[in-house]
Context: one part of a larger RNA
RNA sequence: UUGGGCGUAAAGGGCGUGUAGGCGGUUUUGUAAGUCUGAUGUGAAAGCCCCGGGCUCAACCUGGGAAGGGCAUUGGAAGCUGCAAGACUUGAGUACGGGAGAGGGCAGUGGAAUUCCUAGUGUAGGAGUGAAAUCCGUAGAUAUUAGGAGGAACACCGGUGGCGAAGGCGGCUGCCUGGACCGAUACUGACGCUGAGACGCGAAAGCGUGGGGAGCAAACAGGAUUAGAUACCCUGGUAGUCCACGCCGUAAACGAUGAGUACUAGGUGUUGCGGGUAUUGACCCCUGCAGUGCCGCAGCUAACGCAUUAAGUACUCCGCCUGGGAAGUACGGUCGCAAGACUAAAACUC
Numbered sequence: 001u002u003g004g005g006c007g008u009a010a011a012g013g014g015c016g017u018g019u020a021g022g023c024g025g026u027u028u029u030g031u032a033a034g035u036c037u038g039a040u041g042u043g044a045a046a047g048c049c050c051c052g053g054g055c056u057c058a059a060c061c062u063g064g065g066a067a068g069g070g071c072a073u074u075g076g077a078a079g080c081u082g083c084a085a086g087a088c089u090u091g092a093g094u095a096c097g098g099g100a101g102a103g104g105g106c107a108g109u110g111g112a113a114u115u116c117c118u119a120g121u122g123u124a125g126g127a128g129u130g131a132a133a134u135c136c137g138u139a140g141a142u143a144u145u146a147g148g149a150g151g152a153a154c155a156c157c158g159g160u161g162g163c164g165a166a167g168g169c170g171g172c173u174g175c176c177u178g179g180a181c182c183g184a185u186a187c188u189g190a191c192g193c194u195g196a197g198a199c200g201c202g203a204a205a206g207c208g209u210g211g212g213g214a215g216c217a218a219a220c221a222g223g224a225u226u227a228g229a230u231a232c233c234c235u236g237g238u239a240g241u242c243c244a245c246g247c248c249g250u251a252a253a254c255g256a257u258g259a260g261u262a263c264u265a266g267g268u269g270u271u272g273c274g275g276g277u278a279u280u281g282a283c284c285c286c287u288g289c290a291g292u293g294c295c296g297c298a299g300c301u302a303a304c305g306c307a308u309u310a311a312g313u314a315c316u317c318c319g320c321c322u323g324g325g326a327a328g329u330a331c332g333g334u335c336g337c338a339a340g341a342c343u344a345a346a347a348c349u350c
Stems, first nucleotide, its partner, number of pairs: 003322004007304002012318001014201004021194003025088007033081002035077008049065006091191001092188004096183003103177007110154001115149007125136002162169002206247006215241002220236004258317006266295011299306002323350003332343004
């Protein structure tokens, strides 16, 4: 291994593109591989089962019969699956017209603020805390005014608002570029779903090379606190945080909920697009599709809760779980500059 499961008990791969494979809409005809049915052969003996016989019975021995998964050959059936040929349009896609968006990349640019520099005014404090001190300041600080430098982040708008597969994305402008949605026709005609491997993307931290460095700030130093204080608090402060290129490949990468399709009461917000009504027009009201929230019925659930964005009812495909610890460790292998990542046990123990 059967089975039962995977929101929170063990268990959904971090996310996508897609190969093999698995699965696959409506309809016609054919075929007969799967499937169903008949026949024949085989299926040794012993054994099992049935009917008899022999040991006084039984066990045991013995005669006959039946049964027998399956395999092979052959005759048929054509509903389903497959295969071949043809047709269809509802699945999927293309063309056309629209509007929305922090989707991505590159370049440019703006203001507020912090810090620093220069100059002016000005004088003895400033900063910090529970309270202090370290610290800064008469070599003129803090405050204030003007000018300049530089880096990083974009207040208000901003919203259970939007976009993206996920990670994630927020000043403004331009260029390049991906996707989704709505509408009405036309076209292709199952072209679809999933997806082992594979390939790509993948926060933060970290690594390599070269830049950059305002603020913040691991490490570190000092001041406090304390019995101690390798901390919490304070003053400083280096990597780092930023940019380019290359690596790393992990997260409570979370909705702790894989993807797809269909079906199954409602109510109420909100975003995008459309139709109707109304109106001078916008709003309001009714309604369709797509998203995103809340509440709630049936149903489900161990409960909590989920509930058309399902954890309901079903099907398809993938991933994963199988008592706790040892352990996501050892060993081996692959990858990596390293840190380490991925794969992944056992003894022993409860």
The part of an RNA shown here (small-subunit ribosomal RNA, central domain) has 350 nucleotides and comes from a metagenome. The coordinates come from a structure-prediction model, not an experiment, and the mean pLDDT is 87. RNAcentral holds the full RNA, with entries from SILVA.